The RNA shown here (Bacterial RNase P class A) has 404 nucleotides and comes from a Saprospiraceae bacterium. It was read from a public genome assembly, where an Rfam model found it. Rfam family: Bacterial RNase P class A. It is annotated as a ribozyme. The source organism's lineage runs through Bacteria, Bacteroidota, Saprospiria, Saprospirales and Saprospiraceae. Of the family's consensus pairs, 96% are formed in the model.
RNA sequence: CAGUGCGUCCACUCCACCGCUUGUCGCUGAGGCAGCAAGAGGAAAGUCCGGGCAACGUAGGGCACCACGCCGGCUAACGGCCGGGGCUUCCCUUGGGAGGUACGGAAUAGUGCCACAGAAAGUAUACCGCCGUCUGCUCCGGUCUCGGCCGGGGGUCAGGGUAAGGGUGAAAACGUGGGGUAAGAGCCCACGCCGUCGGAUAGUAAUAUCCGAUGGGGGUAAACCCCGUGGGUUGAAAUACCAAACAGUGUUCCCGCUGCUUCGGUGGCGGCGGCCGGCCCGGUCGUAGGUUAGGAAUACGGGUAGGUAGCUGGAGCCGCUAGGUAACUGGCGGCCUAGAUAAAUGGUGGAGCGCUCUCCUUUGGAGGGUUGACAGAACCCGGCUUAUCGGAACGUGCUGUGGG
Numbered sequence: 001c002a003g004u005g006c007g008u009c010c011a012c013u014c015c016a017c018c019g020c021u022u023g024u025c026g027c028u029g030a031g032g033c034a035g036c037a038a039g040a041g042g043a044a045a046g047u048c049c050g051g052g053c054a055a056c057g058u059a060g061g062g063c064a065c066c067a068c069g070c071c072g073g074c075u076a077a078c079g080g081c082c083g084g085g086g087c088u089u090c091c092c093u094u095g096g097g098a099g100g101u102a103c104g105g106a107a108u109a110g111u112g113c114c115a116c117a118g119a120a121a122g123u124a125u126a127c128c129g130c131c132g133u134c135u136g137c138u139c140c141g142g143u144c145u146c147g148g149c150c151g152g153g154g155g156u157c158a159g160g161g162u163a164a165g166g167g168u169g170a171a172a173a174c175g176u177g178g179g180g181u182a183a184g185a186g187c188c189c190a191c192g193c194c195g196u197c198g199g200a201u202a203g204u205a206a207u208a209u210c211c212g213a214u215g216g217g218g219g220u221a222a223a224c225c226c227c228g229u230g231g232g233u234u235g236a237a238a239u240a241c242c243a244a245a246c247a248g249u250g251u252u253c254c255c256g257c258u259g260c261u262u263c264g265g266u267g268g269c270g271g272c273g274g275c276c277g278g279c280c281c282g283g284u285c286g287u288a289g290g291u292u293a294g295g296a297a298u299a300c301g302g303g304u305a306g307g308u309a310g311c312u313g314g315a316g317c318c319g320c321u322a323g324g325u326a327a328c329u330g331g332c333g334g335c336c337u338a339g340a341u342a343a344a345u346g347g348u349g350g351a352g353c354g355c356u357c358u359c360c361u362u363u364g365g366a367g368g369g370u371u372g373a374c375a376g377a378a379c380c381c382g383g384c385u386u387a388u389c390g391g392a393a394c395g396u397g398c399u400g401u402g403g404g
Base pairs, nucleotide, nucleotide: 001400002399003398004397005396006395007394008393009391010390012352013351014350015349016348017347018346020039021038022037023036024035026033027032041374045385046384048383049382050381051380052379053235054234055233056232060281061280062279063278065231066230067229068228069227070084071083072082073081074080085103086101087100088099089098090097091096092095104226105225110224111223112220113219114218127166128165129162130161131160134159135158136157137154138153139152140151141150142149143148174192175191176190177189178188179187193217194216195214196213197212198211199210200209201208202207239309240308241307242306248300249299250298251297252296253295254294255270256269257268258267259266260265271287272286273285274284275283276282316335317334318333319332320331321330322329323328353372354370355369356368357367358366359365360364
């Protein structure tokens, strides 16, 4: 210098005029007027996680259900982030760079599934093959007490043995070599891979390396399940307060025992009903009386529904500095940056930049067009995911070329 990746930041800019909302301050009898300040994002989106906050509520235990799943850290917390380990992908090249990870458990509780093809998909199996030790059958010879016995042959015989070779398949029962066998097989042996157990070294750990033993050995848990850890529910239309408006009609229940008593009442246990996300335990509230009565729950129907708070000063932002590989944490200083309620944050004009078209032309000029990516706050914050025209602006990694 060129190419490429990652992170941060930006997300059209300026001027003029008019208009809208909030806050503050001044003026006006009021209505309102003037000045100043501020006014939609990196995702405001999805509503997927975690919280703050509010209510249930004074507040629990268990089961079910759901979520997470290597190790160590960060954080208010998280299913997030940072670093490391294992496995794995791509690029360049022999060592590095950039990623991904749904990473506890299958040989270590058990049950399932592996289409099609293939004989067979997990103590399986015989399609092509191999064998003929064993039993039977059969042929020949010998013998014979004619029941049979001995020897040899037949695998184009039956029963049977086999899983080494071949085929099918993503995968065929750990691999290679040797021995053994009728032929074969971890059947036996040697070496090796994986797993498990024990030990040593390094490391906080996951783990790595080495030594010894072991015949234990397909895949799949984003299948059921087992193990470990964690989880109350609802949600700003939460909720609190004020105002307004009321028309009722039905149904069910209000029980038993017992203590004290100043006889007014009051307490305990059980039963019944409501509430506490589902169920159980438990907790809590209620449980009347002879009166035009009261309490609890529930069904149908009618009326009212305006306003204030919540509502924006925060696990806040910016700068410097210390610690840490980093995520991040501490210290010092500075700043205040929307609070609408049918929903404000804009419109017009000009110039520049960008994009695009035409013509001329050559490191550019003239003219025309242009809302110019994705896209609009609604209680707030930390994450994740999705959409997206661009700017090599800042920092940094890698590769190539040239120079010192």